[in-house]
Context: one part of a larger RNA
Molecule: large-subunit ribosomal RNA, domain IV
Organism: Rubrobacteraceae bacterium
RNA sequence: CCUCUGCCAAGGAACUAGGCAACUUGACCCCGUAACUUCGGGAGAAGGGGUCCCGGUGGGGGUGCACCGCCGCGCGCGGGAAGCGCCCGCCGGGCGCAGCGAAUCGGCCCAACCGACUGUUUACCAAAAACACAGGUCUCCGCCAACCCGCAAGGGGACGUAUGGGGGCUGACUCCUGCCCGGUGCCAGUCGGUUAAGGGGAGGGCUUUCAAACGGCCCGAACCGAAGCCCUGGUGAACGGCGGCGAUAACUAUAAUCGUCCUAAGGUAGCGAAAUUCCUUGUCGGGUAAGUUCCGACCCGCACGAAUGGAGUAACGAGUUGGGCGCUGUCUCGGCAGAGGACCCG
Numbered sequence: 001c002c003u004c005u006g007c008c009a010a011g012g013a014a015c016u017a018g019g020c021a022a023c024u025u026g027a028c029c030c031c032g033u034a035a036c037u038u039c040g041g042g043a044g045a046a047g048g049g050g051u052c053c054c055g056g057u058g059g060g061g062g063u064g065c066a067c068c069g070c071c072g073c074g075c076g077c078g079g080g081a082a083g084c085g086c087c088c089g090c091c092g093g094g095c096g097c098a099g100c101g102a103a104u105c106g107g108c109c110c111a112a113c114c115g116a117c118u119g120u121u122u123a124c125c126a127a128a129a130a131c132a133c134a135g136g137u138c139u140c141c142g143c144c145a146a147c148c149c150g151c152a153a154g155g156g157g158a159c160g161u162a163u164g165g166g167g168g169c170u171g172a173c174u175c176c177u178g179c180c181c182g183g184u185g186c187c188a189g190u191c192g193g194u195u196a197a198g199g200g201g202a203g204g205g206c207u208u209u210c211a212a213a214c215g216g217c218c219c220g221a222a223c224c225g226a227a228g229c230c231c232u233g234g235u236g237a238a239c240g241g242c243g244g245c246g247a248u249a250a251c252u253a254u255a256a257u258c259g260u261c262c263u264a265a266g267g268u269a270g271c272g273a274a275a276u277u278c279c280u281u282g283u284c285g286g287g288u289a290a291g292u293u294c295c296g297a298c299c300c301g302c303a304c305g306a307a308u309g310g311a312g313u314a315a316c317g318a319g320u321u322g323g324g325c326g327c328u329g330u331c332u333c334g335g336c337a338g339a340g341g342a343c344c345c346g
Base pairs, nucleotide, nucleotide: 001341002340003339004338005337006336007335008334010332011331014330019327027051028050029049030048031047036041038172052094053093054092055091056090057089058088059087060086062084063083067079068078069077070076071074095099107325108324109323110322111321112320113319114317115316119131120130135170136169137168138167139166140165141164147156148155149154173312174311175310176309178242179241180240183239184238185235186234187233188232189231192230193229194228198224199223203219204218205217206216207215243261244260245259246258247257270304271301282298283297284296285295286294
C1' cells in the first nucleotide's frame, strides 16, 4: 500500500452526476393515524408508549382420582374446592448503560413525470416509461370457414361453429375522441373507354398445273372477347392530412372584425418552455442565504393534440426527477484497531 472487518471528538450531505455506499429504522402488544379515493384502499401512514426479575392481587379459560347433582344406571352425563400448568391485567418492590439485553428483524414524508395494476424481457454490460395485460374498436370467416404449415397427400384452426375463430390498432377506470375521401388502400357499382388468349374472317401470299380450276398451307383488317385499370360512389378506432398575406376599436397595445390568395380540409375539446421549446437559465410566482434542475402559472406550441389516442386519475413501481425529517466516515479530515495479502527469511 491492497482487500475484508470494527470504532471515533465536533459538525451532519458541506461529499458527489446522484446520499452511491454505509448508517438509521427493525420483532410483538397497546394508543393513534392526514390529504386523496375507484370506498377496497391510502395503513405497518405518520407519531407515541410498553417488553426483564421478585412479591402480592384480580379476571379468563384447561385439567381435575375429592365432593355435589342427574338419569336411559354406565368404565354414563353435568358441575366442580384444592392441586397442577396456561393466558391477560392491576399494585408494590429489585438490578443493569441497556430487559424483542444475542440472532433473525421496514428508515420515513411531500411533490412531479411515465406506465393503470400482478406479470414479461436483452442466458453473459440495459428490468425500464420497453413487451404483455384485462377492457375498447375496426376487419375477415357460414364450416371442406377464414387464416397458417406443406410441392402434394395431409396437418393445425377444432373433434371448435359467430357469446366462435383469425388479423390490425389501442391499452384498467373516468370525461372524451373534432374537420378533410383530393392522393393511396379497402368496399360497392358498372352504361361507356381500354384490353389477353380465343372467336371472326374482308383481303392477301405460297403450293399443284403449260395455264387454270378444285384442293392444301400460311398471313390477316373490321367486328365479338373476362378480370383488372379508367370510370361512378362510399369508407378515418383505413395509410394519412388538418394554411398564407394585409388591414382594422376614441392613449397605447391588442384585434372580436374585414379583405385577399391557396387548399381535399385548414387543428375542435383538452393540454402546453412539456420524456415535445431552437431562441432559453423565456417571464412571473414558490422553495434556498444563494436554484441552467424542481413545482405552480403565462402562451409567439422553432416543431402538442384526440385509439401511431387527448386530458385526468386512487392503488401499484428494485422506474425517472425535485424537496424535507431522521441518521450517518459520503465529506471537513483524518485517526485507531483486527484478519488476510503485499514485503523479508525459509